[in-house]
Context: one part of a larger RNA
């Protein structure tokens, strides 16, 4: 000079577009952030309204309809995704570039087959219990695309043959022998049949696990670390390799001044600041990728976790409690107290994009889209425009002539951007549903949170909108009063002790401008 997630001090018109707990990975009140399917199944209310009957006139009984709707249970898929944080971690965590002949993949596309015949149960449900309550026993009934066999049945698994390949470990084909599935489902039709589903297999998209080779912090005032260490062999796990497994049983090995071990610090990177580049600094918004989820541990379940809004135990905390016992976990959106110099609404909408659930309608979505607050940054606009005196008053300085302020003011004529008012009003929409039609297609209706907002016109009228720093030299801009080593200023160098351009006010001048300085950081 240039940047900043900045913050303080004066000041602030308007709009785009971004940003917005750096500190306590401190607590955390309240509301919402993950449902969803009746085309899987079994069961099924209640108010309100209507209508009959009773009669102690507002109330009992009874049927309709609400509705096969709520709510609830089983089932199935999602909950592993979307969002939060950077606590740990100097590591194959990460970029980069292989490797996997050592692997896995629900949903989604292709192919090819198949969807045949039994069974035995369990929630809701209804008895009977226990508890304050959270929740819970027991006993009876029942359904399923819940679960169990059973048959079919390979390109799977394991054993034999032959062949190909090859990293000599094995793999890939063809071929014979054993062993293994299915929901007989759902819907729409009178059926034919069509739609969705499920089972085995092939193949592919995309998504992941392991494994290697290079790379990227400080400290030598940290110099020796290492016993499941280093390797074998069996074994055992796993979707796979593998010392992964104090599981045995042999050997005695790895590592390291090219810096191992130990401490410090650190999430890593595409970037992102700054420099002419080298380089140095950083990693906040977006994006990838890692780790975490009160604090430590630990499997469940499932394709995938060792699982933010899932289980279980243990802690620490806070709440309930009939003291026997339970309940929570905001680093998810607002919000709160606390720290702190310091950081936003406990908003609106699923209209759009994406995401789950569904056959669709549709239903969840604090992902999002938007709106709100902050000058916290960028960027654009405006606070009028032109003409107007040898030149008005005020102030100011003076050698008392006059000199600046200063065309600045008034004053004439003109525009009217932003703001205010009035009037019109979007794009972003694509689909969806009902009719027609053999379909293209046609027709009608329903679809915007932002929002009566942008935009667009009109009426009005200069009318509602300028300030902060600096003038001693660096470094651009001088005078007069005040003060008198005091008061004060100061980034360095230095200013003040009676004439101070440097303190403090006036005038007058520089700079920048809805900001301007200060302070901190980085180059």
């Nucleotide at each position: 000079g240039a940047a900043u997630c900045a913050a303080c001090g004066c000041u602030g018109g308007c709009g785009g577009c971004g940003u917005g707990c750096c500190u306590a990975a401190c607590a955390c009140a309240u509301g919402c952030a993950a449902g969803u399917c009746g085309a899987a199944c079994g069961a099924g209310a209640a108010a309100g309204c209507c209508c009959c009957g009773g009669c102690u006139u507002g109330c009992c009984g009874g049927g309709g309809u609400g509705a096969g709707u709520a709510a609830a249970g089983u089932g199935g898929c999602g909950c592993a995704c979307g969002g939060g944080u950077g606590a740990g971690u100097a590591a194959c965590a990460c970029g980069u570039g292989g490797a996997u002949a050592a692997c896995c993949u629900a949903c989604c596309c292709u192919u090819c087959a198949g969807u045949g015949g039994g069974g035995a149960a369990u929630a809701a449900c209804u008895c009977c219990g226990g508890g304050a309550a959270a929740c819970u026993g027991g006993a009876g009934a029942u359904a399923a695309u819940a679960c169990c066999g059973c048959a079919u049945a390979a390109c799977a698994u394991u054993c034999g043959g032959c062949g190909a390949c090859u990293g000599c470990g094995g793999u890939c084909g063809c071929u014979g022998a054993a062993u293994u599935g299915a929901a007989a489902c759902c819907c729409g039709g009178a059926a034919a049949c069509g739609g969705g589903g499920c089972u085995g297999a092939u193949g592919g998209a995309g998504g992941g696990g392991u494994c290697c080779g290079c790379g990227g912090c400080c400290g030598a005032u940290u110099a020796g670390c290492u016993a499941g260490u280093u390797g074998g062999u069996g074994a055992g796990g796993u979707a796979a390799u593998g010392g992964c497994u104090c599981c045995a049983c042999c050997a005695a090995g790895g590592c390291g001044a090219g810096g191992a071990u130990c401490g410090g610090u650190a999430g890593c990177c595409g970037g992102c600041c700054u420099g002419a580049g080298a380089g140095g600094g950083c990693g906040g918004a977006c994006g990838g990728c890692c780790a975490c989820a009160c604090u430590g541990g630990a499997a469940c379940u499932g394709a995938a976790a060792c699982a933010c809004g899932g289980u279980c135990c243990a802690g620490a905390c806070u709440c309930c409690u009939a003291c026997g016992g339970g309940a929570g976990g905001c680093a998810g959106c607002a919000g709160u107290g606390g720290g702190g110099a310091a950081u936003u609404u406990u908003g609106c909408g699923c209209a759009a994009u994406g995401g789950g659930g569904g056959c669709a309608a549709c239903c969840c979505u604090g992902a999002c889209g938007c709106a709100g607050c902050a000058a916290c940054g960028c960027c654009g606009c405006g606070u009028g425009g032109a003409c107007g005196a040898u030149g008005a008053a005020g102030c100011c300085c003076c050698u008392u002539g006059g000199g600046g302020u200063g065309u600045a003011a008034a004053g004439u004529c003109c525009u009217u951007u932003c703001g205010g008012c009035a009037g019109g009003g979007a794009c972003g929409a694509a689909g969806c549903c009902c009719g027609a039609g053999c379909a293209a297609u046609c027709g009608g209706g329903c679809g915007g949170a932002c929002g009566g907002u942008a935009c667009c016109u009109g009426a009005a009228g200069a009318a509602g909108a300028a300030g902060c720093c600096c003038c001693g030299g660096c470094u651009a801009a001088c005078u007069c009063c005040g003060u008198g080593c005091c008061a004060g200023c100061a980034g360095c160098c230095g200013c003040g002790g009676u004439a101070a351009u440097a303190c403090g006010g006036g005038g007058g001048g520089g700079g920048c401008a809805a900001g301007c300085g200060u302070u901190g950081u980085u180059c």
Predicted 3D model of a 523-nucleotide part of an RNA (small-subunit ribosomal RNA, 5' domain) from an Acidobacteriota bacterium. Rfam family: Bacterial small subunit ribosomal RNA.